[in-house]
Order: sequence, then structure tokens, then C1' cells
RNA sequence: CCCUGGAUAGCUUAAUGGUCAAAGCAGUCGCCUGGCAAGCGAAAGAUCCGGGUUCGAUUCCCGGUCCAGGCA
Repeated sequence: CCCUGGAUAGCUUAAUGGUCAAAGCAGUCGCCUGGCAAGCGAAAGAUCCGGGUUCGAUUCCCGGUCCAGGCA
């Protein structure tokens, strides 16, 4: 240089065009306890960047950045 895959919450993963982007763990608050842990409940928290297609984009297309793998 070329090819393939990926980038979503603090971390690990879902969501393949349409309602409020879902879950587990972590963090916060509350309940429980003599206190802590465990357990239960609540709220908060995210789509890599730029453009395009579309009534509508996390999803489809193009370019860029980064990561992983492969060929030489």
C1' cells in the first nucleotide's frame, strides 16, 4: 500500500429504516440491617467525525480518524 471486520452509557454487549436506543455490571439515592455485605426499588448516564439517500438513519451509501485480523 491492498483486503476484511469493528467503533453505542464508566466497562461488556443488544437494537438491520419508524413510539421514550435495551440489558448486565459499576457509580448515585432510597428501602432493608444494630452496622456492613447481599437483596429490592428509583433516577441519571451513550450512537467516533463529516457529508449523502430517505417523510424518517444506530441501521443504507461515500469520505476521514482510530482499533483488530489477513496478504505481500
Transfer RNA from Apis florea, 72 nucleotides, folded computationally.
The source organism's lineage runs through Eukaryota, Ecdysozoa, Endopterygota, Apidae and Apis.
The sequence is in RNAcentral, with records from Ensembl Metazoa.
Rfam family: tRNA. Rfam classes the family as a transfer RNA.
Its mean pLDDT, the model's own confidence on a scale to 100, is 81.